[in-house]
Molecule: small-subunit ribosomal RNA
Organism: uncultured bacterium
RNA sequence: GAUUGAACGCUGGCGGCAUGCUUUACACAUGCAAGUCGAGCGGCAGCGCGGGGGCACCCUGGCGGCGAGCGGCGAACGGGUGAGGAACACAUCGGAACGUACCUGGAAGUGGGGGAUAACGCCGCGAAAGCGGCGCUAAUACCGCAUAUUCUGUGAGCAGGAAAGCGGAGGACCGCAAGGCUUCGCGCUUUUGGAGCGGCCGAUGUCCGAUUAGCUAGUUGGUGGGGUAAAGGCCUACCAAGGCGACGAUCGGUAGCUGGUCUGAGAGGAUGAUCAGCCACACUGGGACUGAGACACGGCCCAGACUCCUACGGGAGGCAGCAGUGGGGAAUUUUGGACAAUGGGCGCAAGCCUGAUCCAGCCAUGCCGCGUGCGGGAAGAAGGCCUUCGGGUUGUGAACCGCUUUUAGCCGGGAAGAAAAGACUACGGAUAACACCCGUGGUUCUUGACGGUACCGGCGGAAUAAGCACCGGCUAACUACGUGCCAGCAGCCGCGGUAAUACGUAGGGUGCGAGCGUUAAUCGGAAUUACUGGGCGUAAAGCGUGCGCAGGCGGUUCGUUAAGUUCGUUGUGAAAUCUCCGGGCUUAACUCGGAAAGGUCAACCGAUACUGCGGGGCUAGAGUGCAGAAGGGGCAACUGGAAUUCUCGGUGUAGCGGUGAAAUGCGUAGAUAUCGAGAGGAACACCUGCGGCGAAGGCGGGUUGCUGGGCUGACACUGACGCUGAGGCGCGAAAGCUAGGGGAGCGAACGGGAUUAGAUACCCCGGUAGUCCUAGCCUUAAACGAUGGAUGCUUGGUGUCUGGGGUUUUAUAGUCCCCGGGUGCCGUCGCUAACGCUUUAAGCAUCCCGCCUGGGGAGUACGGUCGCAAGACUGAAACUCAAAGGAAUUGACGGGGACCCGCACAAGCGGUGGAGCAUGUGGUUUAAUUCGACGCAACGCGAAGAACCUUACCUGGGCUAGAAUGCCUCUGACAACCCUAGAGAUAGGGCCUUCUGGGUAAAACCAGACAGAGUGCAAGGUGCUGCAUGGCUGUCGUCAGCUCGUGUCGUGAGAUGUUGGGUUAAGUCCCGCAACGAGCGCAACCCUUAUCAAUAGUUGCCAGCGGUUCGGCCGGGCACUCUAUUGAGACUGCCGUUGACAAAACGGAGGAAGGUGGGGAUGACGUCAAGUCCUCAUGGCCUUUAUGUCCAGGGCUACACACGUGCUACAAUGGCGAGUACAAAGCGCUGCAAAAGAGCAAUCUGGAGCCAAUCGCAAAAAGCUCGUCUCAGUUCGGAUUGGAGUCUGCAACUCGACUCCAUGAAGCUGGAAUCGCUAGUAAUCGCAGAUCAGCAUGCUGCGGUGAUACGUUCCCGGGUCUUUACAACACCGC
Repeated sequence: GAUUGAACGCUGGCGGCAUGCUUUACACAUGCAAGUCGAGCGGCAGCGCGGGGGCACCCUGGCGGCGAGCGGCGAACGGGUGAGGAACACAUCGGAACGUACCUGGAAGUGGGGGAUAACGCCGCGAAAGCGGCGCUAAUACCGCAUAUUCUGUGAGCAGGAAAGCGGAGGACCGCAAGGCUUCGCGCUUUUGGAGCGGCCGAUGUCCGAUUAGCUAGUUGGUGGGGUAAAGGCCUACCAAGGCGACGAUCGGUAGCUGGUCUGAGAGGAUGAUCAGCCACACUGGGACUGAGACACGGCCCAGACUCCUACGGGAGGCAGCAGUGGGGAAUUUUGGACAAUGGGCGCAAGCCUGAUCCAGCCAUGCCGCGUGCGGGAAGAAGGCCUUCGGGUUGUGAACCGCUUUUAGCCGGGAAGAAAAGACUACGGAUAACACCCGUGGUUCUUGACGGUACCGGCGGAAUAAGCACCGGCUAACUACGUGCCAGCAGCCGCGGUAAUACGUAGGGUGCGAGCGUUAAUCGGAAUUACUGGGCGUAAAGCGUGCGCAGGCGGUUCGUUAAGUUCGUUGUGAAAUCUCCGGGCUUAACUCGGAAAGGUCAACCGAUACUGCGGGGCUAGAGUGCAGAAGGGGCAACUGGAAUUCUCGGUGUAGCGGUGAAAUGCGUAGAUAUCGAGAGGAACACCUGCGGCGAAGGCGGGUUGCUGGGCUGACACUGACGCUGAGGCGCGAAAGCUAGGGGAGCGAACGGGAUUAGAUACCCCGGUAGUCCUAGCCUUAAACGAUGGAUGCUUGGUGUCUGGGGUUUUAUAGUCCCCGGGUGCCGUCGCUAACGCUUUAAGCAUCCCGCCUGGGGAGUACGGUCGCAAGACUGAAACUCAAAGGAAUUGACGGGGACCCGCACAAGCGGUGGAGCAUGUGGUUUAAUUCGACGCAACGCGAAGAACCUUACCUGGGCUAGAAUGCCUCUGACAACCCUAGAGAUAGGGCCUUCUGGGUAAAACCAGACAGAGUGCAAGGUGCUGCAUGGCUGUCGUCAGCUCGUGUCGUGAGAUGUUGGGUUAAGUCCCGCAACGAGCGCAACCCUUAUCAAUAGUUGCCAGCGGUUCGGCCGGGCACUCUAUUGAGACUGCCGUUGACAAAACGGAGGAAGGUGGGGAUGACGUCAAGUCCUCAUGGCCUUUAUGUCCAGGGCUACACACGUGCUACAAUGGCGAGUACAAAGCGCUGCAAAAGAGCAAUCUGGAGCCAAUCGCAAAAAGCUCGUCUCAGUUCGGAUUGGAGUCUGCAACUCGACUCCAUGAAGCUGGAAUCGCUAGUAAUCGCAGAUCAGCAUGCUGCGGUGAUACGUUCCCGGGUCUUUACAACACCGC
């Protein structure tokens, strides 16, 4: 996608045609579904007519007819169902040994007798169903006699065997009559044909299972007999021992079969409702009877189960007929009408019967058709939804205007389906016949369930008529809100954890439409069982290997045959269906007619290439003989040396052995070591080789014997003898098993020692089975080339093993070339998903075998076979998952490899970790201890500075368009200032009353500023989400990388470039190269510093000159220093060596500086959902008398504890005291502040000078000189505490800094561990600045003094190449 006898959910206007218990072959109330014939018979219960009588009634078969009965035909059809059955049941095609009522063609006959019996009458039994006895009677009922054919039997002479009448009509003749007689029709009997129907037989086809492999005793055949309509073990007696089966017997399961139906391009697959053919069945099982036909749905008998009736003695019943009921079920209709049509039974017929049938009813169950309106209509209305707020969309949709009237409703008209039969009549036939009868024609009379239906006409009015599913991808169709891994969705993938096109709702859209979805089921797609049309090196899949029966396949040539094959003809393949062409319903569905098609079908005539059967040849396949060479091929016997171990003896002494290190172990009873002798078992060093042999497993000291196979060469012979091979049979490593040997070494199990958290292991010391031999089992391995065997064909190169030939050589050896057979490597075409394979194919082909069909469960269970056992072989299912798997790619990772780098290690110096304190964090506490930051890359971090403020936190007190801002309106006041209350915010009162510009005579007025008030739009939020974001930042990392275009290679992901050889700090440069170029990074350009020059000299400087109060102080000068602008300089430029003639490296010269001179700024593609919503910005959410805002006080400063970062120390390279020298870089007006003075000091007074190269902060400190201390918890160290002060500030209580006096704690160099640093660096010393009222051990800068590195094995991190396992949230994995 198509389909369905469907069901369920929502919805539902009409009509036509069709379908409708798929489940319990479950049980059934009630009614109906098979009768008919009086023209077979005796009759007359009932009805009607006629007749009669003694007339309320009775009699009368005379007539119409007819219950019951006898008799005939039918009831064996029609209708239902699919239980059983895997079968001659069905389908197709054939066959011979049969039957056949009714129908039909032919022949013959239908003569004459007889005895009964129902009905009926009487009697009796029984509840009933029913039954019995006696008596009467008829026939187309029954029985004989006669006759008899082309009947039956037969010994061929013969024998046996029939019948029934009824009705109509009638002239002559006969008869008293009935009637005979004649004739017609219907029947009856015998016989022979036909048609149709039925019975029987054969061939072929027809589901699954081998975890069903053997089955069979009437079984297979024969003879005699029986039986049947008929062949036959169909039955029986006897005889023989057969018959079936791997081409699947037997057994088990399942199933009505077919035409067809559904699907599919087809081949197929699935199916067997309705319609049609066949079969089987009729409550279950069995049986026969009757009959032409039955083993009989609405017959009988028996048995059983069930139901019903009963007087308990006994009886009755069979819906799988049509309706209907109960039950079951997801589920399937009316207890309807009619025999009008078609068909059937009976009948001469009229007719009767017919739940067959024809119709109607119910159900959207299916198919088909029609409709629910059509045209116009933009203010693009209202409403809804969305929105970027502009609009968009619903949408010409509606309203409104015009038109039409199918369908539905009402009224009216109104078919076809009907032909006959019957009656009358004309003609023809038959006859003696103008009766009767039959045929044809005409006339006439009626017959419709459906149904007043189809159809037609009229009326009015848009009037009576739309839903369902879907909208993440597949798959046509998107937004909003709600929800927040909840509720839910889901066919697969998958959605949902606060912005869901996937859930729910809405709007909009898409699809189909009286339906639409869902579920179930079948086929398709699925080449996913592959016949058409697949595979097996690594994805599932080659048996471990050979021999070989059956089977399959088979070289070359010539005849034969005609089985396969093929052509033609004939028969058949029912109808319906499907297809095509026509016809009929308004169309279609539906239906009618015609054609065509449909086969492993059958028969026959031909053909003979190929295959087959059979025959005759051939030699290229295969085999045999002859000659030769190689070999760990196999089996058996014998034999050798080295080594290990053990035993004995000698020498000799304290250890040996073992390991990462040890210990167990051995050894003073003499080990190990060493020498000699001996014993015993196993294995065979070197040779040894991607070398050899073998089918595989496998085979290795030597010799001998026996033996298999392959190869080469030249000839001879056989003449297709071949290949493969299901079953079967053999061989088959190691381990294991049985019995008996053997046992040196090794060594499962086991013991001990170590290792370890543990260590049932890896390591060590021992050690039993076993390993070895003989005999017998086992039969499995990653039994691997993960590659079955055979044959042929298809470019090459290069080794090696083993034969042969040629060339050269005197010859051997050797060289080179060629022909074979093995075994390797590389590789073209081709193949392959790729990897790879490639004459040793995984290429191109043929033949045969084995095997596979998602992963797990599971090579498991059960069964069977084998085995002593262990176990092997064969080998499922339930259930479960949405994957499992292969190859390759890119990354990341590794206790993989190679190369390289980095204070990474090493070499050093100094620290941290211990002490006290400072500071940050965790934790705890608290009303609050605001928040953030958490490995490196949080923790002296945001914070360049929390007493109030800051401040976000807590407590309490206030405000609500609000503390701040914009726009609009109004006013010209409010505020400041003062007083009162209050902790303050705030409240009340006093005082006060605009300003600027333009304009005007002055006003008015206009514009603006300021302030207040009002109202609305709007606020506010350090509330949440850094996992919605922008921006900024950290980190890898200043590591050398990250990419692109074009080209090329690859199916592709991707690769190449960017890899390689060198070199570099560098993807820096050079060379090479299917790459060639380019970009972001590197480097350089920028700043600073080191040298020099030019220019410029004030506030800087002072060489020379003069002056001097001796201070560059002054004149003067700008040479120097310096300042600050511009330049120069360094480029591996030069020389030598090395290197590949390169890049470059090393050394040297020169130079202030040398190979990036030092330092800084500069941070590629990206990673970490890294950090920040509390800098700022911002989506969404939340809040609005509060999560906003104002105020006071408190808190952020707490303190059993833990960690990080620091400061100060522990002292003599030191402390203290005194003296004395030398910086740089900064800062200063709300400022820096000198001199001078006061105070022990902090500091105060003071105020010169300075908006700074001018004045000030400012004293640099370590250093140096002198003195003192003398190893002590000290003259080290300064914490803590007490007291007294200073300064800042509204205010130092919580909670500042500093000073002085006093106090004088821990601490004597710091465990495990750990950090920084390579040069003006570490270390050490001080100075300044930002923040700042005040507060620095922190931070950012500045200068002073001034040390060590052999080197890259290892630890850590990083880069490049490569590799394997794992993985992509990427080893913090799985």